This is a predicted structure of a 1494-nucleotide RNA (small-subunit ribosomal RNA) from an uncultured marine bacterium. The RNAcentral record of the sequence draws on ENA. Rfam family: Bacterial small subunit ribosomal RNA.
């Protein structure tokens, strides 16, 4: 760097990813070389074989086989070989492992009190003697493993003598100690013939010195735990002493009582340290495989022997486990050596060749011996290199795969054509790893020597495990050689199909519910490649532990304040000094490794030279600024002393008034108290109210004030006493005496808790009364503790400025309280300073909010504190308290976020300001009754489908008998009933017959057309048959979607450019005064302009005017029954143009605007009335069933045709509506006056008929002409007289009439009869401000026919509107907010319910450990009556010195018994965490409806 918290924004913050690494594993997949690397687990157990011998030139012995002769007795050769045995020398090295070990174990860097076998130097010798004992014979025991006895024998084994300069010990007289021979060659002498004796080589002895090796001290470094705080008796140190290669308490007697520790002893977990190696810029983190130093151990426990070296992996004793063998008596064994096995485990190879090279033992050599070591096997476990071809090839092939159906994509990719031959496979060759050593010659050293022996130098021969080595070269042929994981962002790379919250995916965020680029497949794509993915782990990213290089006001975090102890830090001058600090120099800082610069492998990886680093540690030398330290001085920091100032600072002690409650007396009568409104309670036994007197306690109005005082809790009447700080003023005086403060100590609101006192008032708890669904609350009566009072506890608060103390510095302006100063106008003045305390604010700071000399600004000093939410300030453990309960202070396990500020919304039982038939004023309805109709819900074979709060419900449907019709039942069709396309037939098109519900089936009649062409034929239109392409769906999804519609709402909003502000989201403009119906307009403004809405413009209605006059009108002439006709447009009217209003004119109010108010004039006045008109958006709002379409499904059916039913049912509820209940009415007769409207499959006159409904008739009209067509209510007249009526008309019967193929299911109407309900409607709840409500009647769609619904016309005509508290919608601006699906949000706790991990628990079980005893292998050391006993001493006898046994000290395993301490169960039992739609309730978010919090 990204990704994730949000509606978006910034900051804080975890989580997650990209990197690079591994001794890895798993999954797939696989071609070669190279050089590395290979039990991380069970230090688990081991079969088999191998790993350590070797010397005959120390010693003594000493076979066999075979072969040879052979007298067959046997010799010779083998052979002094093999083999054992004395000895010497290595078996202390090399190999392996990491268990224990927090330690002088390991680094690093000094030191002194030591050792050191082989090896190198030097000095000096190496003489002379003695008894042994294996070996081997010969007996004996034993399965065996080995043992005894008893005899013989060598040595470089083993003991004395002699010598000892040098050594060692001394008490300074002195004393003490050694050795070994072997073997080459040899002229002279001598010989027991073996040699001596000369030399040469090796060895031995003594001693000095080296080198290498070993121990031993010491500074410094070296994990975590304080929920481990005290630990130690041989510990600490002294004196002797043992003991040790040494130095010491290493042991041991004495003596003193000391040592360690907060700079972490002790304990308890973990862990072998280092060079390095892995990340990282780098400082760091993490890590300690392979190679290399060092420690540690070798079945577990302990011991000591031998040796230069061990307390010894492949020796010994001993205990224990465990495994073999055994004859049951008794032996053996120890792969953490190389291979192997079994077992563990996600895992790690082959019982290989070979000493040919380095290297090590032995040896004089030859050589032996080496599982070290050098190769080989196996594994992609890792790096690194090669290869799986190269060029050319469009018909852009076929195939896939997708498509808008055109084409695109795989793809120059393949085919094809021309080329290479690396790597593998063949074929032949053929390097280095090798240089010794032996032999021969010259020379040179030793010698008397030309010998021996060493050494150089040249020839000669000889030695390879790898290895069918590298490399070279032949041959053939593109020939044998590609895969993994991914493709929603992050992070490069997209379509289809399949699935349908299923199956799955997933690293974070997240993706699957029917259109999935995230799943599973396929087509393509991108990376990366003999790989690629996954898990695991470590560093980075992570500035997320911040030393480089981080924080605390509100995000996680400032201890409640103080005073100090250890520590940290600390003015000014001057000198010395040299810790620190800085520089030179020296040693050191293994090798490897990293880095650099060269070299070898065809390159790289790998190997190899050099050089440079290794930042470290020691030593010495230099400087002296800074810091320390030491020394003198200073006075600016702090501190004393004087004087004087303000104050609820603090303790203690006495007083005062006013109220409250109580008591006692008076007056007085019925209520008083109290709520939202009421009750509990009080009152006639006389309350409450009023008077006066007393007693009690507790608290101190006014003054009082962002006033004081006090570290901090905190502190208020007024007086006294005792006391503590501050401040300020001028001098004097101390001389850095100072911050700062881990642990420590004190204080330390309120509730608590103890003891004893007091006790008015208030008051947890409790009790009643209310509320209320409940109401353990909120309000009310009462009411104990409690609050005071002494003492004595606790020790916490949102103890907050949420801000830790000191110190310095850094623009101003206003206040206010205590001080001092100075000026003058002497004041309720100014002006300066100092301590405080407040508002504002400039840089600067901050994530913003803010802070801003009282800093959150710029710097120093110290302290405390934080590291994601949540489990949790919880568990356990300790401390502390009487106790509540304080402090300390965790884990699991879970979430991917919690969190801060500030934006836009939305909200709110916040808050201003405004509208609206919203309320309210009023009229008139609904809701009750009958029908009508529409919905539920109910039935049914179906009762087709949508609509469902406003914004569904007389809605889609502007008309369901059949038809619509989509629904059922039943009969039928299958290229369809409808379109295009392709072969054939037929012109189309009709006549009648039969069957049948019909559909349709069978038959059966007329007909030959149209255009081209001479003709044959051939084409168009229309039927018909056939097979296939398709057709068709009122199937599904309106949550896939166009179009339309509804709604907010005809509400005044809704955005943009550029400019500003701000880190951003955003803000501003659009806010603010005014003002309007309006974001309508004025003013003012960091805005300035625009946009879409508003308004106008369009229409209709009201006035006029000008055109025109027919079907219209008629004043004026004529004419008539009649505008009927003639004639005429003046008028009405029609209908097309125009005008007219615009706050224009006057007066007021306004701020000289906008604009209201009033008025004049006008047909009309402030938008004149009414329509259309519906911003930006909300509701996944409605519609796939108007259309249109994606996409799924049906395809002899989910498609078509057909007849009958049903969409018209019904205990039932709901909506919209008619009709009424009557007298402002019914009813009867008479009589006025509309407007818009239709009409050819029509409208129908005038006449006839028929109570009617209607029927006949046929004139007129394609309509200002003919008609539908009679308007009603009203108006003049009669009747009814308040009643279920002469009100209402509902049912019901029965006759009709019309339309229609047809009125049974299931149509209107007409007459006659019938005459239900209903007397004005409970809670609720509607519409309506004027020509409106409310009456009243009239016409059109639809339509054959059916209207109480629906659009539309006119007639008649009102009532009220104080106002804007409230309900309800809305807008504006503020506010708070834990909502953003946005209050129909959000969310909190029991409770039940599955699961998880954790605390308690009577207990049980094991591991570590300690204590106090018991025991006491082996072995060491001490004693030693016992038994033995060659070397020296001694004539003996014995002695000296051993060795066995006995005991006695330490001590291992065991035991007994107690404790701590840690794991892992435990009936039950707590809280906690997750889980989908569970139950009660609603505590917090808004004044969350009782403000929240602690």
């Nucleotide at each position: 760097g990204a990704g994730u918290u949000u509606g978006a924004u910034c900051a804080u913050g975890g989580c997650u990813c990209a990197g690079a690494u591994u001794g890895a594993a798993c999954g797939c997949u696989g071609g070669c070389g190279g050089c590395a690397g290979g039990c991380c687990u069970a230090a688990c157990a081991c079969a088999u074989g191998c790993a350590a011998g070797u010397c005959g030139a120390g010693c003594g012995c000493g076979a066999a086989a075979a072969c040879a002769c052979u007298u067959c007795g046997g010799u010779g050769u083998g052979a002094g070989u093999a083999g054992a045995g004395c000895g010497g020398c290595g078996g202390a090295c090399g190999g392996g492992u990491g268990a224990g070990u927090a330690a002088c174990g390991c680094g690093u860097a000094a030191g002194a009190a030591u050792c050191u076998a082989c090896c190198u130097a030097g000095u000096a010798g190496u003489g002379g003697g003695g008894g042994a004992c294996a070996a081997c014979u010969c007996g004996a025991g034993g399965a065996a493993a080995c043992u005894c006895g008893a005899g013989c024998u060598a040595a470089u084994a083993c003991c004395g003598c002699a010598u000892a300069c040098g050594c060692c010990c001394u008490a300074c007289g002195g004393g003490g100690g050694a050795a070994a021979g072997c073997g080459g060659g040899g002229g002279a002498c001598c010989u027991u013939c073996g040699g001596g004796c000369c030399u040469c080589g090796c060895g031995c002895u003594a001693u000095u010195a080296g080198a290498u090796g070993a121990g031993c001290u010491u500074g410094c470094g070296u994990u975590g735990g304080a929920u481990u705080a005290g630990c130690u008796u041989g510990u600490u140190g002294g004196u002797g002493a043992g003991g040790u290669a040494a130095u010491g308490g290493c042991u041991c007697a004495c003596c003193a009582a000391g040592g360690c520790u907060a700079c972490g002893a002790u304990c308890c977990a973990u862990a072998g340290c280092u060079g390095g190696u892995c990340u990282g810029a780098g400082a760091g983190g993490a890590u300690g495989a392979u190679c290399a130093g060092c420690c540690a151990c070798a079945c577990c426990g302990g011991g000591a022997c031998u040796g230069a070296g061990a307390c010894a992996c492949g020796g010994c004793c001993c205990g224990g486990a465990c495994u073999c063998c055994u004859a049951c008596g008794g032996g053996a064994g120890g792969c953490a050596g190389c291979a192997g096995u079994g077992g563990g485990g996600a895992a790690u190879a082959u019982u290989g060749c070979g000493c040919a090279a380095u290297g090590g033992g032995c040896g004089a050599a030859a050589g032996c011996c080496u599982g070290a070591c050098g190769c080989a096997g196996c594994c992609a476990u890792g790096c690194c290199g090669c290869g799986u071809g190269u060029g050319u090839g469009a018909a852009g092939a076929a195939g896939g795969c997708c498509u808008u159906a055109g084409g695109g994509u795989u793809g120059u990719a393949a085919a094809g054509c021309a080329c290479u031959u690396u790597c593998a496979a063949u074929u032949g060759g053929g390097a280095g790893g090798a240089a010794a050593a032996g032999u021969u010659a010259a020379c040179g050293a030793c010698u008397a020597a030309u010998a021996c022996u060493c050494g150089u130098u040249a020839g000669c021969c000889u030695u390879g495990a790898c290895g069918u080595u590298a490399c070279c070269u032949u041959u053939a042929g593109a020939a044998g050689a590609a895969g993994c994981a991914c493709c929603g962002g992050c992070u490069a790379a997209c379509u289809c199909c399949g699935u349908g919250c299923c199956a799955g995916c997933a690293g974070c965020c997240g993706c699957g519910g029917u259109a999935a680029u995230a799943c599973g497949g396929a087509g393509g794509g991108a990376u990366c490649g003999a790989a690629c993915g996954u898990u695991a782990a470590u560093c980075g990213g992570a500035a997320u532990u911040a030393c480089u290089g981080g924080g605390c006001g509100u995000a996680a975090a400032g201890c409640g304040c103080g005073c100090g102890u250890a520590g940290g830090u600390g003015g000014u001058u001057u000198g010395u000094u040299a810790a620190g600090u800085g520089g030179g120099a020296u040693g050191u800082g293994a090798a490897a490794g990293c880095c650099c610069c060269g070299g070898g492998c065809u390159c790289a990886a790998c190997c190899u030279g050099g050089g440079a680093a290794c930042u470290g540690c020691a030593u010495u030398c230099c400087a002296a600024a800074c810091u320390g330290a030491c020394a003198a001085a200073c006075u600016a920091g702090a501190g004393u002393a004087c004087g004087a100032u303000a104050g609820a600072g603090g303790g203690g002690g006495g007083u005062a008034g006013a109220a409250u409650u109580c008591a006692g007396a008076g007056u007085g009568u019925a209520g008083c108290g109290g709520u939202g409104a009421a009750a509990u309670g009080c009152g006639u036994a006389g309350a409450u109210a009023u008077u006066c007197u007393g007693a009690g306690g507790a608290a101190u109005a006014c003054c009082g004030g962002u006033g004081g005082c006090g570290a901090a809790g905190g502190c208020g009447g007024c007086c006294c006493c005792c006391u503590g700080g501050a401040u300020u003023g001028a001098u004097a005086c101390u001389g850095a005496c100072a911050c700062u403060g881990a642990g420590g100590u004190g204080c330390g609101a309120a509730a608590g808790c103890g003891u004893g006192g007091g006790g008015a008032g208030c008051a947890a708890a409790c009790a009643g009364g209310a509320u209320u669904a409940g109401a353990u609350a909120c309000c009310c009566u009462g009411g104990u503790a409690g609050u005071c009072c002494a003492c004595g506890c606790c020790g916490u608060a949102a103890a907050c400025g949420a801000u830790g103390u000191c110190u310095a510095c850094u623009a101003g302006c206003c206040g206010u309280u205590g001080g001092g100063a100075g000026g003058c106008u002497u004041g309720a003045c100014c002006u300066c300073u100092u301590a405080g305390u407040g508002g504002c604010g400039a840089a600067g700071c901050u994530a913003a909010c803010g802070c801003g000399a009282u800093a959150a600004g710029u710097a120093g000093a110290c302290c405390g504190c934080c590291u994601g939410g949540g489990g949790a300030g919880u568990a356990c453990g300790g401390u502390c308290g009487c106790a509540a309960g304080a402090u300390u202070a965790a884990a699991a396990c879970u979430c991917a976020a919690a969190u801060g500020a500030a934006u836009u919304g939305a909200c709110g039982g916040g808050g201003g300001c405004c509208c609206g038939c919203a309320c309210a004023a009023g009229c008139g309805g609904u809701g009750g009754a009958u029908u009508a109709u529409g919905u539920g819900g109910a039935u049914u074979a179906a009762u087709u489908c949508g609509a469902u709060g406003c914004a569904a419900c007389g809605c889609g449907a502007a008309a369901a008998a059949c038809c619509u019709u989509a629904c059922c039942u039943g009969g039928c069709c299958u290229u369809g009933a409808c379109a295009u396309g392709u072969a054939c037939c037929g012109a189309a098109u009709u006549u009648a017959g039969c069957a049948g519900a019909g559909a349709u089936g069978c038959u059966u009649u007329a007909g030959u057309g149209c255009u081209c062409g001479a003709a044959a034929g051939a084409g168009a239109a229309c039927g018909g048959u056939a097979a296939c392409a398709c057709a068709g769906g009122u199937g599904c999804u309106g949550c896939a979607u166009g179009g339309c519609u509804g709604u907010c709402g005809u509400c005044a909003g809704c955005u943009c450019g550029u400019g500003u502000c701000g880190u951003g989201a955003g803000a501003u403009g659009u806010u603010g005064g005014g003002u309007u119906a309006a974001g309508u307009c004025c003013c003012g403004c960091a805005a300035c302009g625009a946009g879409c809405g508003c308004a106008a413009c369009c229409c209709u209605u009201g006035c006029c005017a000008u055109u025109a006059a027919u079907u219209g009108c008629c004043a004026u002439c004529a004419u008539u029954u009649a505008g009927u006709u003639g004639g005429g447009c003046a008028c009405u009217u029609u209908a097309a143009u125009g005008g007219g209003a615009c706050u224009g004119c006057c007066g007021g109010u306004g701020a000289c605007a906008a604009a209201c108010c009033g008025g004049a004039g006008g047909a009309a006045g402030g938008u004149g009335g009414g329509g259309a008109u519906g911003a930006c958006g909300u509701c996944a709002a409605g519609u796939c069933c108007u259309c249109a379409u994606g996409g799924c499904c049906c395809u002899u059916a989910u498609g078509g045709c057909c007849a009958g039913g049903g969409c018209u049912u019904c205990a039932c509820a709901c909506g919209u509506a008619a009709u009424a209940c009557a007298a402002u009415g019914g009813u009867c007769g008479g009589u006025a006056c509309a407007g818009a409207g239709g009409g050819a499959a029509g409208c129908c006159a005038a006449c006839c008929c028929g109570c009617g409904a209607g029927g006949g008739g046929g004139a007129g009209c394609c309509a200002a002409u003919c008609u539908c067509a009679g308007a009603a209510a009203g108006c003049c007249g009669g009747u009814c007289g308040u009643a279920g009526u002469c009100c209402g008309g509902a049912u019901u019967g029965u006759u009709g009439u019309c339309u229609g193929c047809a009125a049974c299911u299931c149509g209107a109407c007409a007459g006659c009869a019938u005459g239900a309900a209903g007397u004005c409607g409970g809670a609720a709840u509607c519409g309506c401000u004027a020509g409106u409500a409310a009456u009243c009647g009239c016409g059109g769609a639809u339509c054959a026919g059916c209207a109480u619904g629906u659009c539309g016309c006119g007639g008649u005509g009102a009532a009220u509107a104080c106002g804007u508290u409230c309900c309800c919608g809305g807008g504006c601006c503020u506010u708070g907010u834990a909502c953003a699906c946005a209050c129909c949000g959000c969310c909190c706790g029991u409770c039940a319910c599955a699961c998880c991990a954790u605390g308690g628990g009577a207990g049980u079980g094991g591991g570590u450990u300690u204590u106090a005893c018991c025991a006491g292998a082996a072995g060491u050391a001490g004693u030693u009556a016992g038994u033995c006993u060659a070397u020296c001493c001694g004539c003996a006898a014995g002695g000296g010195g051993g060795a066995c046994g006995a005991u006695u000290a330490c001590c291992a395993c065991g035991g007994u018994a107690g404790g701590a301490u840690u794991c892992a169960u435990g009936a039950c039992u707590g809280g906690g965490g997750u889980g989908a739609a569970g139950u009660c309730g609603u505590a917090a978010c808004a004044a969350g409806g009782u403000a929240a919090c602690c």